Molecule: transfer RNA
Organism: Methanobacteriota archaeon
RNA sequence: GGGCCUGUAGCUUAGUUGGUUAGAGUCCCCGGCUCAUAACCGGGUGGUCGUCGGUUCAAAUCCGGCCAGGCCCA
Numbered sequence: 001g002g003g004c005c006u007g008u009a010g011c012u013u014a015g016u017u018g019g020u021u022a023g024a025g026u027c028c029c030c031g032g033c034u035c036a037u038a039a040c041c042g043g044g045u046g047g048u049c050g051u052c053g054g055u056u057c058a059a060a061u062c063c064g065g066c067c068a069g070g071c072c073c074a
Base pairs, nucleotide, nucleotide: 001073002072003071004070005069006068007067010026011025012024013023019057028044029043030042031041032040050066051065052064053063054062
């Protein structure tokens, strides 16, 4: 220098003929249970969907540039 893959909540991640509210587990907070703690049960907070543009009535999803990480080739 070239090609490919990945980026979604603090962490691990789901999310396809683009379709109107973006979900789960865990962490954290509150409550229940217990003499008490753990475990267990219920509820809650938490998201610029890497970033900047484009297409579209509508974009996490399609297209382009850039950023970060990884693999391969030279």